[in-house]
Molecule: c-di-GMP-I riboswitch aptamer
Organism: soil metagenome
C1' cells in the first nucleotide's frame, strides 16, 4: 500500500425523569473510534444551603450524593493485517 474493522450528524422504532442507551438505515469521521470512569473536563436528576428581583414549585452560584459521556484530553490495559 491493499485487505478486513468501527460509525458522526439525521432520521425511524424502543428503553430512561433527563443526560444518554440499543437496534435499523446512513457515513461525519477514526490506526486502537477495542476495553476500564483511574485524574482534570464536560452534561443529567435529586437534596438541603446561599445570592438576586421579576417573588416564581423561578433563576444562578458554590457543595453533597447518584448517574452519563471511552468519538472531549490525560493515564491504564488488550490487540489484527502488513507490500515496497
Nucleotide at each position: 500500500a491493499a485487505a478486513g474493522g468501527c460509525a458522526a450528524a439525521a432520521c425511524c422504532a424502543g428503553a430512561g425523569c433527563a443526560a444518554u442507551c440499543u437496534g435499523g438505515u446512513g457515513a461525519c469521521g477514526c490506526a486502537a473510534a477495542g476495553c476500564c470512569a483511574c485524574g482534570g473536563g464536560u452534561c443529567c436528576g435529586c437534596c438541603g444551603u446561599c445570592g438576586u428581583c421579576a417573588u416564581g414549585a423561578a433563576c444562578g452560584a458554590a457543595g453533597g450524593c447518584g448517574g452519563a459521556c471511552a468519538g472531549c484530553c490525560g493515564g491504564g490495559u488488550u490487540g489484527c493485517c502488513g507490500a515496497a